[in-house]
Molecule: c-di-AMP riboswitch aptamer (ydaO/yuaA leader)
Organism: Exobacillus caeni
RNA sequence: UCAGAGAAUUCGCUUAAUCGAAAGAACGGGGGAACCAUUUGCAGUUUGUUUUAACUGCCGGGGUGAAUCCUGAAAUCAGGUAGGGCUACUCUCAAAGCCCGAAUCCGACAGCUAACCUCGUAAGCGUUUAUGAGAGAGGAU
Numbered sequence: 001u002c003a004g005a006g007a008a009u010u011c012g013c014u015u016a017a018u019c020g021a022a023a024g025a026a027c028g029g030g031g032g033a034a035c036c037a038u039u040u041g042c043a044g045u046u047u048g049u050u051u052u053a054a055c056u057g058c059c060g061g062g063g064u065g066a067a068u069c070c071u072g073a074a075a076u077c078a079g080g081u082a083g084g085g086c087u088a089c090u091c092u093c094a095a096a097g098c099c100c101g102a103a104u105c106c107g108a109c110a111g112c113u114a115a116c117c118u119c120g121u122a123a124g125c126g127u128u129u130a131u132g133a134g135a136g137a138g139g140a141u
Stems, first nucleotide, its partner, number of pairs: 011126004018025002026121006036111001041058006060109001061106004069080004083100005089136006095129001
């Protein structure tokens, strides 16, 4: 000097998932009128009065999330893709590089939606071009 691995503190990243000693604050999600928009359930069993209610099955439908879609006979495999993230003072734009493109919940059911009701604040990690332009903040002289 280069490369790899581990540990600690600080610091940083994905995310709504943070701040505060506390009281609280802050950030985020779902349900839910009018107006507008839409026109979705089907079959069977039991109960029952011909309603109704419950259960089962089926092409369903919907929510959180960037995570959707296409192709390869199939596949937990491969390639691509809508879309999303990082590259260290912050923001915007540009170039280049490196990644993700999952998972899960409701249970036949929810459009938008003021008032109102209700829920979450977990989990997982370790990037570096001290790049270019512009604006700003801070520090030093």